[in-house]
Molecule: c-di-GMP-I riboswitch aptamer
Organism: Candidatus Bipolaricaulota bacterium
RNA sequence: CUGUGACAAAGGCAAACCGGGAGCGAUCCCGGGACGCAAAGCCACGGGUCUCUUCGGGAGACAGCCGGGCCGCCGGA
Numbered sequence: 001c002u003g004u005g006a007c008a009a010a011g012g013c014a015a016a017c018c019g020g021g022a023g024c025g026a027u028c029c030c031g032g033g034a035c036g037c038a039a040a041g042c043c044a045c046g047g048g049u050c051u052c053u054u055c056g057g058g059a060g061a062c063a064g065c066c067g068g069g070c071c072g073c074c075g076g077a
Stems, first nucleotide, its partner, number of pairs: 002077001004075002012037002017032006035064001041070003045067003048062006
């Protein structure tokens, strides 16, 4: 550098649900909690899904739906 992911080690994230808060909403934030995750790290670029709307097109949400881009730990080859 390329490729790969053990029943390894170290560390990481955290679904549902519950409590509190923000938002019209999708959803988000904090705490608890773990279903899972080798990119479940980051980016709404393409597709997709969802919300709001004065229905005109707009304005938004999801990266834990797929693709793509960027970056990265450990081990083996």